[in-house]
RNA sequence: GGUUGUAUAGUGUAGUGGUUAUCACUUUUGGUUCUGAUCCAAACAACGCCGGUUCGACUCCGGCUACGACCU
Repeated sequence: GGUUGUAUAGUGUAGUGGUUAUCACUUUUGGUUCUGAUCCAAACAACGCCGGUUCGACUCCGGCUACGACCU
């Protein structure tokens, strides 16, 4: 340099173009307990960036950025 894959809460992960973006762990609060752990309940927290297509985009298209694989 060329080809190609991935990018979603703090971490990991699901998501056939359409109702409030899923689940688990973590964190916080409450309950349980003499205290703590365990257990139970609740809450907070996310679509890499910029454009395009569309009535409507996490989803489709282009570019960029980051990380990886292969070729040279």
Transfer RNA from Dujonia railenensis, 72 nucleotides, folded computationally. Rfam family: tRNA. About the family: Transfer RNA (tRNA) molecules are approximately 80 nucleotides in length. The prediction has a mean pLDDT of 80.